[in-house]
RNA sequence: UACUGACAAAGGCAAAUUCAUCGAAAGAUGAAGACGCAAAGCUACCGGUCUACGGGACGUGUCCUACGAUAGCGGAGUUACCAUA
Numbered sequence: 001u002a003c004u005g006a007c008a009a010a011g012g013c014a015a016a017u018u019c020a021u022c023g024a025a026a027g028a029u030g031a032a033g034a035c036g037c038a039a040a041g042c043u044a045c046c047g048g049u050c051u052a053c054g055g056g057a058c059g060u061g062u063c064c065u066a067c068g069a070u071a072g073c074g075g076a077g078u079u080a081c082c083a084u085a
Base pairs, nucleotide, nucleotide: 001085002084004083005082012037013036017032018031019030020029021028022027035072041078042077043076045075046074047073048070049069050068054065055064056063057062058061
């Protein structure tokens, strides 16, 4: 340095679900729990997806809207353990 992760070692993270708390919701946090992950570490920069309190439109229950969420949807940026080359 790698647009390498075969075999190992030390370890790490934690989906669904349950409980508690927060939130308008999506969802988040903590505990229990492991489906998986070699960046499932970090950053909403690009695209996507979810939600729609508030705001707007029609005109009365629908539509639009991110300033909300998702890094475990993809891309990009950035940092890093071990092994290999």
Overview:
The RNA shown here (c-di-GMP-I riboswitch aptamer) has 85 nucleotides and comes from a Woeseiaceae bacterium. The coordinates come from a structure-prediction model, not an experiment, and the mean pLDDT is 89. The model forms 95% of the base pairs in the Rfam consensus. Taxonomically the source falls in Woeseiaceae (Bacteria, Pseudomonadati, Pseudomonadota, Woeseiales).